[in-house]
RNA sequence: AGAGUUUGAUCAUGGCUCAGAUUGAACGCUGGCGGCAGGCUUAACACAUGCAAGUCGAGCGAGAAAGGCCUUCGGGGCGAGUAAAGCGGCGGACGGGGGAGUAACGCGUGCGUAGGAAUCUACCUAGUAGUGGGGGAUAACUUGGGGAAACUCAAGCUAAUACCGCAUAAUUCCUACGGGAGAAAGAGGGCCUAUACUUGUAAGCUCUUGCUAUUGGAUGAGCCUAUGUCGGAUUAGUUAGUUGGUGAGGUAAUGGCUUACCAAGACUACAAUCCGUAGCUGGUUUGAGAGGAUGAUCAGCCACACUGGGACUGAGACACGGCCCAGACUCCUACGGGAGGCAGCAGUGGGGAAUAUUGCACAAUGGACGCAAGUCUGAUGCAGCAAUGCCGCGUGUGUGAAGAAGGCCUUAGGGUUGUAAAGCACUUUCAGACGUGAGGAAAAGUUUAAGGUUAAUAACCUUAGACCCUGACGUUAACGUCAGAAGAAGCACCGGCUAACUCCGUGCCAGCAGCCGCGGUAAUACGGAGGGUGCAAGCGUUAAUCGGAAUUACUGGGCGUAAAGCGCGCGUAGGCGGUUAGUUAAGUUAGAUGUGAAAGCCCCGGGCUCAACCUGGGAACUGCAUUUAAAACUGGCUAACUAGAGUAUGGUAGAGGAGAGUGGAAUUUCAGGUGUAGCGGUGAAAUGCGUAGAUAUCAGGAGGAAUACCGGUGGCGAAGGCGACUACCUGGACCAAUACUGACGCUGAGGCUCGAAGGCGUGGGGAGCAAACAGGAUUAGAUACCCUGGUAGUCCACGCCGUAAACGAUGUCAACUAGCCGUAGGGAUCCUUGAGGUCUUUGUGGCGCAGCUAACGCAAUAAGUUCUCCGCCUGGGGAGUACGGUCGCAAGAUUAAAACUCAAAUGAAUUGACGGGGGCCCGCACAAGCGGUGGAGCAUGUGGUUUAAUUCGAUGCAACGCGAAGAACCUUACCUGGUCUUGACAUGCCAAGCAUCUUUCAGAGAUGAGAGAGUGCCUUCGGGAACUUGGACACAGGUGCUACAUGGCUGUCGUCAGCUCGUGUCGUGAGAUGUUGGGUUAAGUCCCGCAACGAGCGCAACCCCUAUCCUUAGUUGCUAGCAGGUAAUGCUGAGAACUCUAAGGAGACUGCCGGUGACAAACCGGAGGAAGGUGGGGACGACGUCAAGUCAUCAUGGCCCUUACGACCUGGGCUACACACGUGCUACAAUGGGCAGUACAGAGGGUUGCCAAGCCGCGAGGUGGAGCUAAUCCCAGAAAGCUGUUCGUAGUCCGGAUUGUACUCUGCAACUCGAGUACAUGAAGUCGGAAUCGCUAGUAAUCGUGGAUCAGAAUGCCACGGUGAAUACGUUCCCGGGCCUUGUACACACCGCCCGUCACACCAUGGGAGUGGGUUGCAAAAGAAGUGGGUAGACUAACCUUCGGGAGGUCGCUCACCACUUUGUGAUUCAUGACUGGGGUGAAGUCGUAACAAGGUA
Repeated sequence: AGAGUUUGAUCAUGGCUCAGAUUGAACGCUGGCGGCAGGCUUAACACAUGCAAGUCGAGCGAGAAAGGCCUUCGGGGCGAGUAAAGCGGCGGACGGGGGAGUAACGCGUGCGUAGGAAUCUACCUAGUAGUGGGGGAUAACUUGGGGAAACUCAAGCUAAUACCGCAUAAUUCCUACGGGAGAAAGAGGGCCUAUACUUGUAAGCUCUUGCUAUUGGAUGAGCCUAUGUCGGAUUAGUUAGUUGGUGAGGUAAUGGCUUACCAAGACUACAAUCCGUAGCUGGUUUGAGAGGAUGAUCAGCCACACUGGGACUGAGACACGGCCCAGACUCCUACGGGAGGCAGCAGUGGGGAAUAUUGCACAAUGGACGCAAGUCUGAUGCAGCAAUGCCGCGUGUGUGAAGAAGGCCUUAGGGUUGUAAAGCACUUUCAGACGUGAGGAAAAGUUUAAGGUUAAUAACCUUAGACCCUGACGUUAACGUCAGAAGAAGCACCGGCUAACUCCGUGCCAGCAGCCGCGGUAAUACGGAGGGUGCAAGCGUUAAUCGGAAUUACUGGGCGUAAAGCGCGCGUAGGCGGUUAGUUAAGUUAGAUGUGAAAGCCCCGGGCUCAACCUGGGAACUGCAUUUAAAACUGGCUAACUAGAGUAUGGUAGAGGAGAGUGGAAUUUCAGGUGUAGCGGUGAAAUGCGUAGAUAUCAGGAGGAAUACCGGUGGCGAAGGCGACUACCUGGACCAAUACUGACGCUGAGGCUCGAAGGCGUGGGGAGCAAACAGGAUUAGAUACCCUGGUAGUCCACGCCGUAAACGAUGUCAACUAGCCGUAGGGAUCCUUGAGGUCUUUGUGGCGCAGCUAACGCAAUAAGUUCUCCGCCUGGGGAGUACGGUCGCAAGAUUAAAACUCAAAUGAAUUGACGGGGGCCCGCACAAGCGGUGGAGCAUGUGGUUUAAUUCGAUGCAACGCGAAGAACCUUACCUGGUCUUGACAUGCCAAGCAUCUUUCAGAGAUGAGAGAGUGCCUUCGGGAACUUGGACACAGGUGCUACAUGGCUGUCGUCAGCUCGUGUCGUGAGAUGUUGGGUUAAGUCCCGCAACGAGCGCAACCCCUAUCCUUAGUUGCUAGCAGGUAAUGCUGAGAACUCUAAGGAGACUGCCGGUGACAAACCGGAGGAAGGUGGGGACGACGUCAAGUCAUCAUGGCCCUUACGACCUGGGCUACACACGUGCUACAAUGGGCAGUACAGAGGGUUGCCAAGCCGCGAGGUGGAGCUAAUCCCAGAAAGCUGUUCGUAGUCCGGAUUGUACUCUGCAACUCGAGUACAUGAAGUCGGAAUCGCUAGUAAUCGUGGAUCAGAAUGCCACGGUGAAUACGUUCCCGGGCCUUGUACACACCGCCCGUCACACCAUGGGAGUGGGUUGCAAAAGAAGUGGGUAGACUAACCUUCGGGAGGUCGCUCACCACUUUGUGAUUCAUGACUGGGGUGAAGUCGUAACAAGGUA
């Protein structure tokens, strides 16, 4: 510090997710030791049991027992003035706990308070003064009574440092300044020196410690104040003790704190009130920081103690382990009454994912009491439990290659685990055993000495020495010795992010997953294994916080198109604001002072062996306050200025606005004339109108609305918007020149005005147009598009509505920043006075530089550079929706969520593809032609069906006379039945035989059982090679599956002209350029131009055949001339001319001429030539596409079968047949059929062969055997053609299917199931619907010939020649293709994408008659305990008294306040609710096709 994820790819926007750190954590797996720390985050839920606050006999009275001892048995003494209880004092307000409440003086920070301006403080400390003298009670105790108990009543006795007077009062308090009020308590030692009794005590003295009053200090607490402190405005108004004053009361103290009266204030947009949530802080955590989140442990403050209320006591409480009352709950009860409060420490139940022992000790630290010893202390110190966290240590070290065994993988060689193990040599930390053994301990006490005090050598205090004694932890830490590698490694991950890969299993199953996504038979993603990676006594997961996230942006974001500028203006508060001078010092800057607790963080040291941890010092705490100074800037004040703003004067342009008036054209309508059969409308029609006279036409009337031309990226207005003409009223702008005012300005939350269309209300008006509606068409449907009608509405007046893609999708003001060209208004200036030039200013447009932008683009009218203020945005959907509020007559508008759901949604640009977009071009693509198919019969293939099997594959073009160049058996893979199991076939081993041939029997055959002949070849004599049979094991075998695991081969687009690369350049980039453009071509063929220059694969050419010629060579081919011969023939001699054969050459290149073109490429025409512009044909098929075809040609990975899915045999099947399709053959006839005669090819094949002549047969064929291993012989007669004749339009002398009979051939064998022949038979069919195919020249059409396969079996396939046309104007249309361009929401790419209703399932949510809770306002009722006031009643120790009583007190009663509680009526919130609304998500559902292309109606 970033990364993954939207796309085919890119950049941007934008969300989601990950890597980091952290935790009071939990869960899963695992677990050796120690140190340090932390350990109910949930139910402030309920609690059994024990303990957590007592202490003091030196305040007081009273005062046991057990157990020893003594005894005269009566008792005494010790225990013991002890325990327990009581009165009294101090402490129970500290310490400990949890965080319910609390959004405010609660907390944090800071200030203030003795001249004026409001406090208290036990214990402690310093000072001053005092501590005199009396009194009456009461617990305990005793007795009696009540009660189950808790407890209580009465009588009696008694003490005090308990209580109450009196005296005194320097000080203190109150005061009307005269005065008045108000205290105390003793206790513990010591000494008898003067006094008294004369023992020793009392008085006294003295010491210690108390007590009282008071002043200071210290500590602690109370009160006031400034400022900061969560969310919600779908909470906008709140408040009557409320705000202030005066008097009084109250408090320690100020104060509406309370009360009476008076006034009517107080708070609030700088957020009052209300609602929700929450203890606050130092800090903790994260972060670079700023920030964010948090407030466990430790520390400070607050509030609370079962819930609510209340006071008492006290220095301090409205009191956790006190009291009273009410309530809920629990417990006891004799039913009459009582008791209780773990949010103290342990512990229990419950809740929960989850959090420990009913431990030890007061040894230390601290606290309470005490003179002290000491007692108490679940504070605290320790231990226990759990890896909860942090830190440290260990689980060995060295050596060790035969690279062991085993595992895993393997290309079978090996690799890896791996120096890892074993082995050898060492070590012993930790754990274990035994032993030694610090520190935490200092005080106190006893004693000695000195000093202080004192009359005192007592006592007490201080200091010093000595003695004694105190440890829970604790079997402490640490150290020593012993033994032995001995007791000690796991967890997660391994597709990318993200370090780490293979095998097996599984087969969209099981499962994984943080995001993207894996899994449908070869899964590095599931599960296991091996291996590896990371961390390590832990490792992962989950949850949570911050970070990354600049994704709330102060630091540090945006708003033309991604989310985002209010529709426009006026204007309040607020914010911001021109120039100069002076002053001030609020902001600002600097210094100083105070504070910012400690702990923590950071730095430097120190102590535990290190570290964590502990500890000392420093820094820091960025803050606040006070103070001193500065005066530039901002602010305040004062004085001025004129550049901003405004006013005045003179002009200018304009659909600016409002009301009034006046025109002409057109539509419609009315009445009339002329006139006759149609009009109108459409893609085509129909509805409609018209013989009752329309449309058309002429003149006239009526009425409403709109204003042609001018008219213009022209004008005006803030926007909406404004368009005939005239005058009146009126707003704004601009220009020119001067004068004046003197910052008067800009923006603008709320607020207010205006605001298209449409809609609403009332009243008019209504020509045209026209929602709704009706009809006609279209259509599968057509609630639409089209047509004919037509009502609201559109118009006017008044009043509402308040929204629009209200758009420049661009808020407003101001300044600055290259230019060029238009246009509208004004002005200046120059002349050559014009349709002129130059300059300037205000608007409005086009281009363009810098700059900006994701790009597109913007660019002085900014989206540039700055500045002011306002508005708005924060992923998509849900949703601009619900609820609530406001506005509205309504429609609705405005403000405006959440649950849930997805991992995207989006912008710009790129490359493709596509378009019922455009341009250019090509192709038998259409057109022009010729001939077919589709109809018939048959052949053949396919589908379907059937079957035991009808083997398998091929399936739009690009499967279907295809694999198959040939299924009777074989082939054959299929089926039935019969058989074999190392096998029909291969290699290796052993044994035997040798091979091989002939033959008999059984059987359908495979096979089985026999008989006979045969013992061969090579040899170095050891043996070897081939073959057969048998045996065991490795293995063979598979036309079994996967062409979606593959190689190879092939089809197709397409013989279409394309497909790319290097370097350079442009672009952030994908990419572009080149390859586009202008021409041209069959062609990305060539030329020119050009930020491109070159190159490659394709095109073309090179290759083959063919067309012409030449050279060479002549056998089996040829024969002109010469010679011979025949019935005839190159038959023969001979020839090498010709044809031909087969080798090599030549030739054609737009080379030449003319024209066109741009001086090019090229095109057109011509000459010559056998051939002319690629001469014709073939082979040749770019990058790629279709997961195209083939595992059944072959090869091959993986999987599967192994007495069978292998192998052999017999028979059957692949040949079935209602039917459908493809491809063909033959026809339907006269351009023909039959018959007769007659002519001319090419290219092939032939020894398991072609087969001649001759003879036989009507014929297929038979017989025959010559010739031929082929330019020699044979197949082999070419046919159409030509000549002649017949048929005469007829289902025929056309057509030949089908069937019968008789034959031929092949072959072991023609039944299923061959071909052919002869005779007989003579179906359908008379040119073929929709539709569709081929072909542009030696082509179509037509005619025959040959070959492969093959025993036989072509209408198929391949090849060959003969005869031999028609037509092409042309590119509008159909199909396919190429290039450029455009749009796109497509990219498995239009066979794309995608919308809505309905149906089904699930989820959350709104409404809902209501129902049930919570909180709360108002109005009332109620009134416990308590406090305060009053007081008729009752009672009453201290004091006073005139002795009657009084003062005072207690109880009772009563008034006020008030908790619980109750009623009524509202508000608000949560839950629930028959039914209902929309929303979301789901697998292949239904109906249509709305959007994306001109998406077929933009």
Molecule: small-subunit ribosomal RNA
Organism: uncultured prokaryote